Source information: A computed fold for a 350-nucleotide part of an RNA from a metagenome, annotated as small-subunit ribosomal RNA, central domain. The coordinates come from a structure-prediction model, not an experiment, and the mean pLDDT is 89.
Context: one part of a larger RNA
RNA sequence: CUGGGCGUAAAGGGCGUGUAGGCGGCCUUGUAAGUCGGGUGUGAAAUCCUUCGGCUCAACCGGAGACGUGCACUCGAUACUGUAAGGCUUGAGUGCAGGAGAGGAGAGUGGAAUUCCUGGUGUAGCGGUGAAAUGCGUAGAUAUCAGGAAGAACACCAGUGGCGAAGGCGACUCUCUGGCCUGCUACUGACGCUGAGGCGCGAAAGCCGGGGGAGCGAACAGGAUUAGAUACCCUGGUAGUCCUGGCCGUAAACGUUGGGCACUAGGUGUAGGGGGUAUCGACCCCCUCUGUGCCGAAGCUAACGCAUUAAGUGCCCCGCCUGGGGAGUACGAUCGCAAGAUUGAAACUC
Repeated sequence: CUGGGCGUAAAGGGCGUGUAGGCGGCCUUGUAAGUCGGGUGUGAAAUCCUUCGGCUCAACCGGAGACGUGCACUCGAUACUGUAAGGCUUGAGUGCAGGAGAGGAGAGUGGAAUUCCUGGUGUAGCGGUGAAAUGCGUAGAUAUCAGGAAGAACACCAGUGGCGAAGGCGACUCUCUGGCCUGCUACUGACGCUGAGGCGCGAAAGCCGGGGGAGCGAACAGGAUUAGAUACCCUGGUAGUCCUGGCCGUAAACGUUGGGCACUAGGUGUAGGGGGUAUCGACCCCCUCUGUGCCGAAGCUAACGCAUUAAGUGCCCCGCCUGGGGAGUACGAUCGCAAGAUUGAAACUC
C1' cells in the first nucleotide's frame, strides 16, 4: 500500500456560490491515445522452480530448461473510455399561463401592556416571600379616573402550518427584490453533478464610533437563607439588550444524519397546486405533482432504531475519523482594535 468507517461508539465542513480538478444522457461516423490480442527485440550472471549429472548421501557444485508477470517497436481488434465531426430530447435551462408563503431590504402606520410625568378622587398602608426583611409611602404612596411622554415587543389568529442555503423569519400598509410550486410542452440542445483553494452569508455574547434607553438585566449594592452562601429567593441596579456604521466568525451553528441521481410494499394526517367525477353550485369521492409529520413490509443496524424525507440497494464528487490523557494545549503562521479565531504537534503517561 491493497483497508474499514462517520445518527447515538472517534469521525459530515455552520451554510451557500463557484475556480481548478474528478465524474457525466441517447444515436451515427471517423480516429485508435487508454484498453485487448499476435509477432519481433530486449528483460546480464548468480538466486528461485523443473529436470539430468558430479562428490559414498546431503549440504554444496555443474549442464539443460523454465520463469523473469516489464519495456520498446510493429501488425491487428474497436465493445467500453478518450478525441474529432454530425444529429437527438428524456437530464438541465428558457418561455407562456396560474399559485402559496413570518423569504430579504427600506419607508410609514396601529392597538394592548409597562414605566415615568401632570391633574382629579381617596387614606394608611403598599410591595415582596416558604416566612420575612431590605425597599416605597402622611413631603399623600398602593388603588382608581383623565391627559401626556418614551422605548421595546407584537396577545388571539398559531397549526409535528408556511418561507429560507444555513443562521433565521410572526401586528398592519406601501415600494423595491430573491427563491419555490403547478399546468402547457412553444424554444435551446447535455448547456449537467460535485467542488480542494477563493469569495460571500453567518444566532447569541463581545469590541469600536455615534445615537437611544420603557421593561428586563451580567457586574455591583443591600435584605434574607445557611455552619458558611462570593449562590438559588427578595429589593434595587450599570454595561448590555434597541437603532446606525464598522469589526468579530464562534455554537448542543443538531435531523448530533454533506450534496446529486436512480431504484425498492403500503397505510394515515396535514400544507400548496393540477386533473377527473359529481352538482344549479360549494362540498363529497378518485387520480396526480411538490412539501411536511406519524405508523409500518422487505432490507439494514451492535442495539436503539431507520425504513420512497433511508440509516435500504447502487453510482459520482467533496469533507472528516484511526485508543484515552497531555490538548484543541505549545510553537510557528494567517486573521483580529482586543477578546480571541483558524491551522495544529511532541515529550511524557495509562